c-di-GMP-I riboswitch aptamer from an uncultured bacterium, 77 nucleotides, folded computationally.
RNA sequence: CCACCGAAAGGGUAAAGCCCGGGCAAUCGGGUGGCACAAAGCUACCUGUCCAAUAAAUGGAUAGACGGGCUGCCAAA
Numbered sequence: 001c002c003a004c005c006g007a008a009a010g011g012g013u014a015a016a017g018c019c020c021g022g023g024c025a026a027u028c029g030g031g032u033g034g035c036a037c038a039a040a041g042c043u044a045c046c047u048g049u050c051c052a053a054u055a056a057a058u059g060g061a062u063a064g065a066c067g068g069g070c071u072g073c074c075a076a077a
Stems, first nucleotide, its partner, number of pairs: 012037002017032006035064001041070003045067001047065001048062005
C1' cells in the first nucleotide's frame, strides 16, 4: 500500500399489530408502533412465492424469499 473481516462512534431503515386511504386481488401509500437489519439503499434481469385470468396465453405483486447488477457512511483489533 492492497484485499478480507467489522469492534466503536455518528447515525439510518422500520417487522407484526392498530387507524385512514388506493386496488377485483396479491398488496401498496400515510400515521402510529418496533421485530429486526452493516446495505432491510435502488433495480423485476434469474429462480421461488402470491394475485387475477383461466385449456391457456398473459398481466400484476413480492427487493425484510434467493441470486445477479448499480450505488453508499465510518472504520479499531